[in-house]
RNA sequence: UGGGGGAUCGUCUAGCGGUAGGACGACGGGCUCUGGACCCGUUAGCGGGGGUUCGAAUCCUCCUCCCCCAGCCA
Numbered sequence: 001u002g003g004g005g006g007a008u009c010g011u012c013u014a015g016c017g018g019u020a021g022g023a024c025g026a027c028g029g030g031c032u033c034u035g036g037a038c039c040c041g042u043u044a045g046c047g048g049g050g051g052u053u054c055g056a057a058u059c060c061u062c063c064u065c066c067c068c069c070a071g072c073c074a
Stems, first nucleotide, its partner, number of pairs: 001070007010024004018054001025043006047063005
């Protein structure tokens, strides 16, 4: 430099144009003599800009970062 893949709560993961959900974690509560387990609740997210659309995590485009392959220099 070229080609391909990826970026969603603290972590993992779903979504495939129509209310962003789940698990774990954390926090609060219930239960318990206490703790664990179990149950209930809360918590927090679409990498950034632009475009298409009535409507974008999703489609298009540019940029940033990460991974793989190839090439160039040393």